[in-house]
């Protein structure tokens, strides 16, 4: 220069005019509300999204319900050690894995409690297993020889065997040598794993060494389950206070009559008849209905919770770090169908075209020079850089009680590291 599924941080900057939402001051002469206080409208000043505000997945503060204590149910967590208000974060190291690397990824506790499962394919997939093959010790069959005691040959019938090939993610450790009919941890020598033990090294997971034990019968727990270890609910629509108008509840006094069936007159109300419940201390009382006071409860409403907080920043100290502690300094939106907007202008940013300068310099033209092989100039595509004109582009996305994470989404460009290509 190229390249990176490599890690951090950032994610336009300054300004005009209009507006929208809340703050603080002011001025109330006038305008609109209200009885007033004052609020609105005026006037000034300042301040108004993010890295993720997103998903609503973890944990926490905070509110309001419950709550003796234990256990079972169900749910989450799972290397060590630290950090933290807490976590399923986040940090340091440890094992495993991937990348040349920078790094990054782990569903990283048990498989000798038990139950389960393993497609195809293969002879066999969990407790064993034998297609191809290897053997003939051993028994069987056959032929031969013979000193009749057996001996030698040949068959693969029974049976030995797991070396070799073959299947599969996976098939009982590997390499060599003894050893056998052939074979095999069967033996043994050295390397691997496991196991317990010593030694040393570390806070600790655990790393290294030493021997000894033939122990080598495995895998999945991202199937069930076993251990260890957290874990009441539900949420700003939590929660609190204020609360008009109608309408319903209560209490308390007064006033009335009442309840039901019938007539009437058009109906309302009234009149008339007719029948009766309940308790009485026999005066009435309650039921029931109006009126007055008073009370409590509640819908729209309105306020508060509401933003000074596990806060941001510089610095120092302490810790590999996370993160702690000291101190100086700032104050950073609080809306409630839900403001943070539109329009431009300059500047950097990034993309195209177009013109200009430099730099490199392949064909090939030309000019020169020649030992006829070529060299040397000059002019040049293609690329590089620089400058300038036009014209485009600018991502993901919007706070809704507040915080720590974590997951996703994302133009662009800088920062650092790691491979690498050429040139000094």
């Nucleotide at each position: 220069g190229g390249a990176g599924g490599u890690g951090g941080a950032c994610g336009g900057a300054g300004g005009a005019u209009c507006g929208c939402c809340g703050g603080c001051g002011g001025a109330u002469a006038c305008c609109g509300g209200g009885a007033a206080a004052c609020c609105g409208a005026c006037c000034g000043c300042g301040g108004g999204a993010g890295g993720a505000a997103a998903g609503u997945c973890c944990g926490g503060g905070c509110u309001c319900c419950a709550c003796a204590g234990a256990g079972c149910a169900g749910g989450g967590a799972g290397g060590u050690c630290g950090c933290u208000a807490a976590c399923g974060g986040c940090g340091a190291c440890c094992c495993g894995g991937g990348g040349c690397g920078a790094c990054c990824c782990g569903a990283g506790g048990g498989a000798a409690a038990g139950c389960g499962c393993a497609a195809c394919a293969g002879a066999a997939a969990g407790c064993a297993c034998a297609c191809c093959g290897c053997c003939g010790a051993u028994g069987g069959c056959c032929g031969g020889c013979c000193u009749c005691g057996g001996c030698c040959g040949g068959c693969a019938c029974a049976g030995g065997c797991a070396a070799g090939g073959g299947u599969g993610a996976a098939a009982u450790c590997g390499u060599g040598g003894g050893g056998u009919a052939a074979g095999a941890g069967c033996c043994c020598a050295c390397g691997c794993g496991c196991g317990a033990c010593g030694g040393c090294c570390g806070g600790g997971u655990g790393a290294c060494c030493g021997g000894c034990g033939g122990c080598g019968c495995g895998g999945c727990a991202a199937g069930c389950c076993c251990c260890u270890u957290c874990c009441g609910g539900a949420g700003c629509a939590a929660g609190c206070u204020c609360g008009a108008a109608u309408a319903g509840g209560g209490a308390u006094g007064u006033c009335g009559u009442u309840u039901u069936g019938g007539g009437u007159g058009g109906c309302u109300c009234g009149c008339c008849c007719a029948a009766g419940g309940c308790c009485u201390u026999c005066g009435g009382g309650a039921c029931c209905g109006g009126c007055a006071u008073c009370c409590g409860g509640g819908u729209u409403g309105a306020g508060u919770g509401c933003u000074c907080g596990a806060g941001c920043g510089g610095c120092g100290c302490g810790g590999c770090a996370a993160c702690g502690c000291g101190u100086c300094g700032c104050c950073u939106a609080g809306a409630g169908g839900a403001a943070u907007g539109a329009u431009c202008c300059u500047c950097a940013c990034c993309c195209g075209u177009c013109c200009g300068g430099c730099c490199c310099g392949a064909a090939g033209c030309c000019g020169g020079c020649u030992u006829c092989g070529g060299c040397c100039g000059c002019c040049g595509a293609c690329g590089g850089u620089u400058g300038g004109a036009c014209g485009g582009g600018a991502a993901c996305a919007g706070a809704a009680c507040c915080c720590g994470g974590c997951u996703u989404a994302c133009a662009g460009g800088c920062c650092a590291c790691u491979c690498u290509g050429c040139g000094g």
Overview:
The RNA shown here (Bacterial RNase P class A) has 424 nucleotides and comes from a Myxococcales bacterium. It matches the Rfam family "Bacterial RNase P class A". About the family: Ribonuclease P (RNase P) is a ubiquitous endoribonuclease, found in archaea, bacteria and eukarya as well as chloroplasts and mitochondria. It is annotated as a ribozyme. The gene name in the source record is rnpB. The coordinates come from a structure-prediction model, not an experiment, and the mean pLDDT is 75.